[in-house]
């Protein structure tokens, strides 16, 4: 240069035929429980806000479409194969 794979919360990972974004697990925070610790066990864990409620977000723009994490196009950036 080509070609094929992927990029989703602090990490891994799902998300069906394009129809409620982040289930599950880890990690962290708090509280139980221990003498104290690990295991364990509840409830939290994107932003605002007393709450109702609101707002953001799938690497980047765009583009189709009522609707995009998904389909299309430019670009980034990892891996991997031929030259």
């Nucleotide at each position: 240069g080509g070609g094929c794979a992927g990029g989703u919360g602090g990490c891994g990972a799902a998300a069906u035929u394009g129809g409620u974004a982040g289930a599950c697990g880890c990690g962290c925070g708090u509280g139980g429980c221990u003498u104290a610790g690990g295991a364990c066990c509840a409830c939290g864990u994107c932003c605002c806000g007393c709450a109702a409620g609101g707002g953001a977000u799938u690497g980047a723009g765009a583009g189709u479409u009522c609707g995009a994490g998904u389909c299309u196009c430019u670009c980034c950036c990892u891996g991997c194969c031929c030259a």
This is a predicted structure of an 83-nucleotide RNA (transfer RNA) from a Candidatus Kaiserbacteria bacterium. Its mean pLDDT, the model's own confidence on a scale to 100, is 80.